[in-house]
RNA sequence: GCUCUCGUAGUUCAAUGGAUAGAAUGCCUCCCUCCGAAGGAGGCGGUGGAGGUUCGAUUCCCCCCGAGAGCA
Numbered sequence: 001g002c003u004c005u006c007g008u009a010g011u012u013c014a015a016u017g018g019a020u021a022g023a024a025u026g027c028c029u030c031c032c033u034c035c036g037a038a039g040g041a042g043g044c045g046g047u048g049g050a051g052g053u054u055c056g057a058u059u060c061c062c063c064c065c066g067a068g069a070g071c072a
Stems, first nucleotide, its partner, number of pairs: 001071007010025004018055001026044006048064002051061002
């Protein structure tokens, strides 16, 4: 330099172009307990950036940024 894959919650992962982007774990509060752990209830936290297509984009297209793999 070229090609391909990937980027979603603090972390690990889901989500045919369509309902309020879900789950586990984490963190916070409460219940329980003599205290803690375990268990139960509730809450917090989000699509890497810009543009385009579309009635509608996490999803499709282009560019940029970042990570990985292959070729040279």